[in-house]
Background
SAM riboswitch aptamer (S box leader) from Maribacter sp., 105 nucleotides, folded computationally. The source organism's lineage runs through Bacteria, Flavobacteriia, Flavobacteriales, Flavobacteriaceae and Maribacter. The model forms 97% of the base pairs in the Rfam consensus.
RNA sequence: ACGUUAUCAAGAAAGGUGGAGGGAUUAGACCCUUUGAUACCUUAGCAACCCUUUAUCUUUAAAGAAGGUGCUACAUUCUAUCCCUAAAAUGGGAAUAGAUAACCA
Numbered sequence: 001a002c003g004u005u006a007u008c009a010a011g012a013a014a015g016g017u018g019g020a021g022g023g024a025u026u027a028g029a030c031c032c033u034u035u036g037a038u039a040c041c042u043u044a045g046c047a048a049c050c051c052u053u054u055a056u057c058u059u060u061a062a063a064g065a066a067g068g069u070g071c072u073a074c075a076u077u078c079u080a081u082c083c084c085u086a087a088a089a090u091g092g093g094a095a096u097a098g099a100u101a102a103c104c105a
Stems, first nucleotide, its partner, number of pairs: 003103006013043005021032003026080004044072003049068002051064005076097001081094004
């Protein structure tokens, strides 16, 4: 790599480099972007998966943030397949795909 489990409507930006597209992929929609995006670097921050402490007593709760990751436009930006509701528009749920963490190897 593959796979397993959990989570994904909360939260958190400044500076520098650079100079054209970008928001994973296909299509549509909607957005961001020369008032400099996406990306990369530095610093800062957010969160609490791993982690630390305490209580409980084997599974939870509370507190914390030194370290390993992650993240800091838009719900994973929305829709696409299936089911339910509905006259329809719509609304709700699930799946697929994806992202992240821990494990596995």

Rfam family: SAM riboswitch aptamer (S box leader). Rfam's curators write: The SAM riboswitch is found upstream of a number of genes which code for proteins involved in methionine or cysteine biosynthesis in Gram-positive bacteria. Model confidence (mean pLDDT): 82 of 100. The sequence was found by an Rfam model in a public genome assembly.